Predicted 3D model of a 103-nucleotide RNA (SAM riboswitch aptamer (S box leader)) from Crocinitomix sp. The sequence was found by an Rfam model in a public genome assembly. Model confidence (mean pLDDT): 85 of 100. The model forms 87% of the base pairs in the Rfam consensus. Lineage of the source: Bacteria > Bacteroidota > Flavobacteriia > Crocinitomicaceae > Crocinitomix.

[in-house]
RNA sequence: AACUUAUAAAGAAAGGUGGAGGGAACGGCCCAAUGAAACCUUGGCAACCUACCAAAGUAGGAAAGGUGCCAAUUCCAUCCGUCAACAGACGGAAAUAUAAGCG
Numbered sequence: 001a002a003c004u005u006a007u008a009a010a011g012a013a014a015g016g017u018g019g020a021g022g023g024a025a026c027g028g029c030c031c032a033a034u035g036a037a038a039c040c041u042u043g044g045c046a047a048c049c050u051a052c053c054a055a056a057g058u059a060g061g062a063a064a065g066g067u068g069c070c071a072a073u074u075c076c077a078u079c080c081g082u083c084a085a086c087a088g089a090c091g092g093a094a095a096u097a098u099a100a101g102c103g
Stems, first nucleotide, its partner, number of pairs: 003101006013042005021031003027076002043070003048066003052061002074095001079092005
């Protein structure tokens, strides 16, 4: 890499370096010289795993450690289905991301 399981409507930004891209993917729509990517520092969010406290037909708390994350629902859409047949609404899948495991 691949595979398995779970989750994806909530949440959380300042400074420095840096200079033109970024939001995974053709498209749409956005973000960006009032400063993109990337890197660094500090802060924060969350609670998947470990540890801890509580509980033991219970599954709650806390945030020390391991990750992750901090524009927009995973930004929206693509494929299938239902309703509607002007626009669109809803559900599912795929893909992707993250965690834990496996390898």